A computed fold for a 1476-nucleotide RNA from an uncultured bacterium, annotated as small-subunit ribosomal RNA. The RNAcentral record of the sequence draws on ENA and SILVA.
RNA sequence: AGAGUUUGAUCCUGGCUCAGGAUGAACGCUAGCGGCAGGCUUAAUACAUGCAAGUCGUGGGGCAGCAGGGGUAGCAAUACCCGCUGGCGACCGGCAAACGGGUGAGGAACAUGUACGCAACCUACCUUUAACUGGAGGAUAGCCCCUCGAAAGAGGGAUUAAUACUCCGUAACAUGAUGAAGCGGCAUCGCUUUAUUAUUAUAGCUCCGGCGGUUGAAGAUGGGCGUGCAACUGAUUAGGCAGUUGGCGGGGUAACAGCUCACCAAGCCGACGACGGAUAGCUGGUCUGAGAGGAUGAUCAGCCACACUGGGACUGAGACACUGCCCAGACUCCUACGGGAGGCUGCAGUCGAGAAUCUUGGACAAUGUACGAAAGUAUGAUCCAGCGACGCCGCGUGGAGGAUGAAGGAGCUAUGCUUCGUAAACUCCUUUUAUGAGGGAAGAAGAUCUGACGGUACCUCAUGAAUAAGCCACGGCUAACUACGUGCCAGCAGCCGCGGUAAUACGUAGGUGGCAAGCGUUGUCCGGAAUUACUGGGCGUAAAGGGUGUGUAGGCGGAUGUUUAAGUAGAAAGUGAAAGGUUGGAGCUCAACUCCAACAUUGCUUCCUAUACUGGAUAUCUUGAGUUUCGGAGAGGAAGAUGGAACGACACGUGUAGCGGUGAAAUGCGUUGAUAUGUGUCGGAACACCAAUAGCGAAGGCAAUCUUCUGGACGAAUACUGACGCUGAGACACGAAAGCCAAGGUAGCGAACAGGAUUAGAUACCCUGGUAGUCUUGGCCCUAAACGAUGUUCACUAGGCGUCGGGGAUUUUUCUUCGGUGCCGCAGCUAACGCAUUAAGUGAACCGCCUGGGGACUACGACCGCAAGGUUGAAACUCAAAGGAAUUGGCGGGGGCCCGCACAAGCGGUGGAGCAUGUGGCUUAAUUCGAUGCAACGCGAAGAACCUUACCAGGGUUUGACAUGUAACUGCAAGCUCCCGAAAUGGAGUCGCUUUCGAAGGUGUUACACAGGUGGUGCAUGGCUGUCGUCAGCUCGUGUUGUGAAAUGUUGGGUUAAGUCCCGCAACGAGCGCAACCCUCAUGUUCUGUUGCCAGCGAGUAAUGUCGGGAACUCGGAACAAACUGCCUCUGUAAAGAGGAGGAAGGUGGGGAUGACGUCAAGUCUUCAUGCCCCUUACACCCUGGGCUGCACACAUGCUACAAUGGCCGGUACAAAGAGCAGCGAUACCGCGAGGUGGAGCAAAUCUCAAAAAGCCGGUCUCAGUUCGGAUUGGAGUCUGCAACUCGACUCCAUGAAGUCGGAAUCGCUAGUAAACGCCGGUCAGCAAUACGGCGUUGAAUACGUUCCCGGGCCUUGCACACACCGCCCGUCAAGCCACGAAAGUUGGUCUCUCCCGAAGUCGCCGCGCUAACCGCAAGGAGGCAGGCGCCGAAGGAGCGGUCGAUGAUUGGGACUAAGUCGUAACAAGGUAACC
Repeated sequence: AGAGUUUGAUCCUGGCUCAGGAUGAACGCUAGCGGCAGGCUUAAUACAUGCAAGUCGUGGGGCAGCAGGGGUAGCAAUACCCGCUGGCGACCGGCAAACGGGUGAGGAACAUGUACGCAACCUACCUUUAACUGGAGGAUAGCCCCUCGAAAGAGGGAUUAAUACUCCGUAACAUGAUGAAGCGGCAUCGCUUUAUUAUUAUAGCUCCGGCGGUUGAAGAUGGGCGUGCAACUGAUUAGGCAGUUGGCGGGGUAACAGCUCACCAAGCCGACGACGGAUAGCUGGUCUGAGAGGAUGAUCAGCCACACUGGGACUGAGACACUGCCCAGACUCCUACGGGAGGCUGCAGUCGAGAAUCUUGGACAAUGUACGAAAGUAUGAUCCAGCGACGCCGCGUGGAGGAUGAAGGAGCUAUGCUUCGUAAACUCCUUUUAUGAGGGAAGAAGAUCUGACGGUACCUCAUGAAUAAGCCACGGCUAACUACGUGCCAGCAGCCGCGGUAAUACGUAGGUGGCAAGCGUUGUCCGGAAUUACUGGGCGUAAAGGGUGUGUAGGCGGAUGUUUAAGUAGAAAGUGAAAGGUUGGAGCUCAACUCCAACAUUGCUUCCUAUACUGGAUAUCUUGAGUUUCGGAGAGGAAGAUGGAACGACACGUGUAGCGGUGAAAUGCGUUGAUAUGUGUCGGAACACCAAUAGCGAAGGCAAUCUUCUGGACGAAUACUGACGCUGAGACACGAAAGCCAAGGUAGCGAACAGGAUUAGAUACCCUGGUAGUCUUGGCCCUAAACGAUGUUCACUAGGCGUCGGGGAUUUUUCUUCGGUGCCGCAGCUAACGCAUUAAGUGAACCGCCUGGGGACUACGACCGCAAGGUUGAAACUCAAAGGAAUUGGCGGGGGCCCGCACAAGCGGUGGAGCAUGUGGCUUAAUUCGAUGCAACGCGAAGAACCUUACCAGGGUUUGACAUGUAACUGCAAGCUCCCGAAAUGGAGUCGCUUUCGAAGGUGUUACACAGGUGGUGCAUGGCUGUCGUCAGCUCGUGUUGUGAAAUGUUGGGUUAAGUCCCGCAACGAGCGCAACCCUCAUGUUCUGUUGCCAGCGAGUAAUGUCGGGAACUCGGAACAAACUGCCUCUGUAAAGAGGAGGAAGGUGGGGAUGACGUCAAGUCUUCAUGCCCCUUACACCCUGGGCUGCACACAUGCUACAAUGGCCGGUACAAAGAGCAGCGAUACCGCGAGGUGGAGCAAAUCUCAAAAAGCCGGUCUCAGUUCGGAUUGGAGUCUGCAACUCGACUCCAUGAAGUCGGAAUCGCUAGUAAACGCCGGUCAGCAAUACGGCGUUGAAUACGUUCCCGGGCCUUGCACACACCGCCCGUCAAGCCACGAAAGUUGGUCUCUCCCGAAGUCGCCGCGCUAACCGCAAGGAGGCAGGCGCCGAAGGAGCGGUCGAUGAUUGGGACUAAGUCGUAACAAGGUAACC
């Protein structure tokens, strides 16, 4: 310090997630030791038991218990007595108990923090200091006696003491009152001195040292009160307050004060957030962070609050009191039922709650506190120990050597190799730790004594590697990979995402990585997050500028002086507790931890200084702003008047059959006369041309003409005012259209509605009508994509070209200036697009607004509105994205250019018939399997009777029909004959050679490895193939441009069949394609000359190159030539094009082979190969028979036809290319024929198949289901073959079906082509061939042209598509689930107000009853107490309400959920442009 995740890829915006640190933690697995720290965060729920506050006999009366002593009795044990001593229960009294300890409920407050103030205060014990400490008195507890009660306890009598209580005396430097003087301050006033007067105090004990007591004055300590500032949340809380704000006077307090009361006044607080709601102990600090901040407030420390809940006072220096009192309430306990007792939020501990938090321990040894003169006592404060890895820190689980790289596990490319791995074994060494033994502290201050911890820390010795390793992860982020299992299952997951048969992502194993007595997970906080932005963000299009203006508060503000010193800056002082932090040291063996020192503690206060800037005060200035005069421009606003065109209606005339409307129609209008046309009248609304990126207005908006009234801007020129300015939360005004109310108006248009069309439907688009509305007046509404999606104002920062208004100059057509309005463009900015003096640039001021998408322009509440609705405006829940700009593709019922038998122009077909073949479907035991739009369907199959054959039935075999190897055994095989059987198989017999021994090979049997599989997966694959498409495209290197994806090149202008070539160009080159090179056909030359040829010469035949010969020609073979827009004319810059000549051939001459990058998970595991899976007496193998040929039907491809351009008969002519030895098979003979007999010739330019056919010549048929057509069927045969029944072909005789040219639709073909005609071949015993692949013969028609259909190429445009339009995607309905709103209500919490009742208690009044101290001779009095009354008053009761929940039949929308329904709204011109 960053990373992952939106996309095909990119940049940006933006959220989500991760890596870090922390924790009072919890959970899972695991666990050796020690040190230090910390341990109910939840129920401030309830608590059994023990302990947690006592002490003082040097205050007192005393003596219950203990110890000692003494006495009496007794031998003794012992009993009784004596307060005599040590001491001491209970009691009186003093001090403490208000501290220490706990908890965080309440409280948003002067509670806390900080800084001040008290001239408005108190302070026991302690310290210093001054003075005093004299006299007298009456009680009372205890003890004793008695009474009541279950108990708690209460009452009565008698008696007694004090440092308990009372009185008197004395007394001021105290207090009060009245004066005087001085000083000071801060308003009331304070201080000092002094005079007079009044009032007020005490206690003794003693070991004789002291310790106390009282009153003052100071100090110290601790408190009380007041004030400034700081610090949580929301405005869907905006007004709040009656003791409220103030005053006078009483009361009250330690003290000020409405603290309280009576009266008077009407104030006080609040947008700088009052009041009310929600939440919360505050701080030092802690965690995090670079910091600023954010979060937090356990432990430790300071403060506050509380003590079962609520109220109250008493005592006291101090409390309204945790282990005190009174009352009320709830709860618990005891009870004899009459009454009583209690308060762990002290330490332990228990129940409960909870994910979760310890021992009913030891000691007062230390530190501290209370009491005491002290010894001492008390102390669950504290110090220690125990429990739990809860945390931090430290140590260990061994070290060195050691390669048969052991065994074993795991993996693999597997005769073996790799890895665990120097790891182990083994050798040598060490002993921290553990165990045992021995020694043994400091902590003690204080001479002695005193240690809970503790026989602890620590030290020494002994034994022996001995006692000690786990957890998580291993797809990316993120370090670390393989195998097996599983098969969208089981499961994982922090995010992205894994899993559907080869999972580095699930589970296990091996291995590896990380951390380590821990490791992971979960929760929470900060960080990363500049993702609330002060440091440090934004708002044209990503979220975000208010619809516009006027203007209040506020914020900000021109120039020059003077002054002040609030802000600001500096110096000094005080404070900022300690702990903590940082730095430097020190102590525990180190560290954690602890100690010391310095610094920091960024803050607040006081004071001094400075005066640039800001602020305050004051004086002046003119440039900001405004006023004045003149001038022109303008759809600026309001009112009134007027006008013409168009439209509709009405009247009349002319006129006749249609009009109107549409893609086409229909509804509609029209013979009662429409439409059209002419004249006239009426009506309402809107103002053509001018008209313009022209004008005006703040925006909305404003358009005929004229008049009146009126606002603003601009220009020119003077004078004046003198900062009067800018912005602007609230507020106020304006604010399109639609809509609402009232009254009018209504020609046209026109929601709703009706009809007609369209359509699968059409509640739409189109058409015919048509009501609200649109118009006017008045009043509401207040929203728009109210947009420049760009707030207002000021200043600055290159220009160029237009245009509107005004001015100046001028050579008269230019220049210049001010104000508007546009385009282009530099710097700069921007994610890019773009903006660019009219900024989105550079700065300043102020306002508004944003913080992921959805939910949600919603709900609830409030305000506004007649309503519709508007303004303000959440949450639950849900997703990991949503989004912006640009890029490359693909697509478009977008555009442009171009091509193709794509259309058009033609010729011939298919679709109808019969048959053949293939497919679907159906059937079947099986009808084996595959191929399925083009690109499956005469396809795999270039031959299914058996075989093939993969299918079915039945019969059989199991190392196998086939391969290799090992081990053992074996003369066993084959062939032939016979037997069972359908056959396979099985059984029986038989043979030859050699040697009787061994070896080798073969065969067979047995056993084991293995064979075998046309079983699965073409979506695991190779190879091969189809298709786009023989379309002209597809890319790369370097350079350049861009943040980048990418672009450029490859685009543009021409040209071509072509990315073919030329020109231009930030490109220059190159590759795969195109073309050419290859084969063939067409011309020629040369060579060659048999089996081919025969012109000339010769011979011969009935005839034939038959023979001699020839090498001319044809032909075969080989080599070469020829064609290149080369030549000419024209056009053109060029490439090239048009025409011509020559030529066998002319512009790629015809045809073939040749198929770029890629697409379709296209086809094929059944050609072959092959991974994985599956079968192994079967999914393998053998055999017989059957099936693949089944037939209501549908489709595809063909053949033959429907006839006269023909059929039939006879005669006759001309090919090319092929094939042949288990073959082709001649002549000859037989058969009507298929064929048979027979076998010359030929492994072929020699022989054979072999006859070519259409054609030509002649004859016949004469338009008909025929002399067309040949299906079907009967009969008879031939051939092949082991075998033609299922199921072959062919022949002959007979039979003679449909069919008379084919609906919608659809196919092929541009020249030697279509069409027509026959011939050959492969496969093959034969054949289903009409198929397929070749060959020649005859041989046309047409193309104006590119609008349209289909396919394709290039450029461009839009896109919400990228699995790429067979895309994406919206809404209702149906189903499930979740959260939320409304709802008749129901039910709780909380709060205010009103009323009733009214405990305890203070205060006030009364006090007739009672009464020791004082007065009084007494009576009595003073004083006190009980008691009574009153105000206030908690709990309780009643009532109207506010507010927050819970729940509620039903209801509303929302979110989510692979494959539900209906449509097709949006994205392309999305098929009616979309949207507000």